Predicted 3D model of a 160-nucleotide RNA (FMN riboswitch aptamer (RFN element)) from Microbacterium lacticum. Taxonomically the source falls in Microbacterium (Bacteria, Actinomycetota, Actinomycetes, Microbacteriaceae).

């Protein structure tokens, strides 16, 4: 030097406006795991988590029949970047401008459909409001998570 377990391992809501009400709507903010990559990356290859399906070692409950959770393994799924500049060399760096953000849950003042009891306008085609119905609405609240894990410096222990 080398394998394996321990031990470690994700960040953000604060002010404003509208409203009867807002950490979800509008406006400005905040945040950005892991390993690569000729030079430093949320947005470039790739990993992991999640999530859906297949497969089960197996635990738990029950007299049964079976009900339930289910590691490893494997398939699918899996968000976003452009211009200028230096430069040998950058979608990783300076400059300017955007863009993404998983499930399930939540009061929702937004969105879009569709009625019409009602109220205004109306050029009579119908529009507007209110009212009911169905849908869809969270990177930052809430949950699974005191969880899992890519992986990495040291350090124990086992093994070589």
């Nucleotide at each position: 030097a080398c394998g394996u377990g321990c031990u470690c391992c994700g960040g953000g809501g604060u002010c404003g406006g509208u409203g009867a009400g807002a950490a979800u709507c509008c406006g400005a903010a905040c945040c950005g795991g892991c390993g690569g990559u000729g030079a430093c990356a949320g947005u470039c290859c790739g990993c992991g988590a999640g999530c859906c399906c297949g497969c089960c070692a197996g635990a738990u409950c029950g007299a049964a029949u079976g009900a339930u959770c289910g590691a490893a393994c494997g398939g699918g799924u899996c968000g976003a970047c452009c211009c200028g500049g230096u430069g040998g060399a950058a979608u990783u760096c300076c400059g300017g401008g955007a863009c993404c953000g998983a499930c399930g849950g939540u009061g929702a003042u937004g969105c879009g459909g569709c009625g019409c009891c009602u109220c205004u306008c109306u050029g009579c085609g119908g529009a507007g409001a209110g009212c009911g119905c169905c849908g869809c609405g969270a990177g930052u609240c809430c949950g699974g998570a005191u969880g899992g894990g890519a992986g990495g410096c040291a350090g124990c222990a086992c093994g070589g």

The RNAcentral record of the sequence draws on Rfam.